[in-house]
Molecule: TPP riboswitch aptamer (THI element)
Organism: Desulfovibrio psychrotolerans
């Protein structure tokens, strides 16, 4: 000094699916049940998950999230689950720090 590696701040990125059962002409609404880190906590009013905020997950080492995609195959009560599509295109980043290893350089016995 590199490398690896913690935690912190600031700032940004995201998604909220599905299946039953009861209502409903219908949209929609209640309640339960998967899967998940999260399945919408709180506020506003334009009643649209539309807008703010939280929680939670992820910021290039980038399967967080998004497109393909209502993809394909198997499976299932199911978009849970396994593979393939595939590391295929795309995605948000700059500080400041702790520790122990290892390596190089240099001094000292």
């Nucleotide at each position: 000094g590199g490398g690896a590696u913690u935690g912190g701040c600031u700032g940004g990125g995201g998604g909220a699916g599905u299946c039953c059962g009861c209502u409903u002409u219908g949209c929609g609404g209640c309640g339960g049940g998967c899967u998940g880190a999260g399945a919408g906590u709180g506020g506003g009013c334009a009643u649209g998950g539309c807008c703010c905020a939280g929680a939670c997950c992820c910021c290039u080492u980038g399967a967080a999230c998004c497109u393909g995609a209502a993809g394909c195959g198997g499976u299932u009560c199911g978009g849970a689950c396994c593979g393939c599509c595939g590391g295929a295109g795309g995605g948000a980043a700059g500080c400041c720090u702790g520790u122990g290893c290892u390596c190089c350089a240099u001094g000292g016995g």